[in-house]
RNA sequence: UACUUAUCCAGAAAGGUGGAGGGACAGCGCCCUGUGAAACCUUAGCAACCCUAUUGAAAUUGUAAUUUACAAUCUCUAAAGAAGGUGCUAAUUCCUGUUCUGUACUAGUUUUGCAGAAACAGAUAAGUC
Numbered sequence: 001u002a003c004u005u006a007u008c009c010a011g012a013a014a015g016g017u018g019g020a021g022g023g024a025c026a027g028c029g030c031c032c033u034g035u036g037a038a039a040c041c042u043u044a045g046c047a048a049c050c051c052u053a054u055u056g057a058a059a060u061u062g063u064a065a066u067u068u069a070c071a072a073u074c075u076c077u078a079a080a081g082a083a084g085g086u087g088c089u090a091a092u093u094c095c096u097g098u099u100c101u102g103u104a105c106u107a108g109u110u111u112u113g114c115a116g117a118a119a120c121a122g123a124u125a126a127g128u129c
Stems, first nucleotide, its partner, number of pairs: 002128007013043005021032003027096001029094001044089003049085002051081002054078001056076002059073006093121001098118007105108001
């Protein structure tokens, strides 16, 4: 870098350096920001993906023994933990964007408003090459 799977309306900030931008993406909207942006550092926190020790269930294999017991592996499930590996700590992934469905009317001259669903894109984790 590419692919697969899962999640994305929850949660959690102070200090130092820095000195003007930032909220991934053209544009639009709406926000944050000299009462100090981005970035970096320190400390703290959140969460529970990996992880840790268990509960229950299924499957496979093996051993004993005769159709049950035990062990191992793996999958699923429930509740818990937070040592370690990541991640995160304004606003739903800030909203919109593409398609479809429903609905309203003034019926769209660039197909309007509202609601919903899906996709695309993105982020994070785990795995594979």

A computed fold for a 129-nucleotide RNA from an uncultured Bacteroidota bacterium, annotated as SAM riboswitch aptamer (S box leader).
Its mean pLDDT, the model's own confidence on a scale to 100, is 79.